[in-house]
Molecule: transfer RNA
Organism: Phycisphaeraceae bacterium
RNA sequence: GUGCCCGUAGCUCAGGUGGAUAGAGCAGCCGCCUUCUAAGCGGCAGGUCGGAGGUUCGAGUCCUCCCGGGCACG
Repeated sequence: GUGCCCGUAGCUCAGGUGGAUAGAGCAGCCGCCUUCUAAGCGGCAGGUCGGAGGUUCGAGUCCUCCCGGGCACG
């Protein structure tokens, strides 16, 4: 340099061929239970979906460029 893959909550990830109010587990906070802790149970909060444009009535999902990471080739 070229090609491919990945980038969604603090962490690990899910989000079939675009249609909604963006989700799970763990972690966090509150409560229940327990003599206490852990475990278990209930609830709460947490995200401009890497950035910028474009297409569309509508984009996490499609297109382009850029940024970061990984792999392969040179």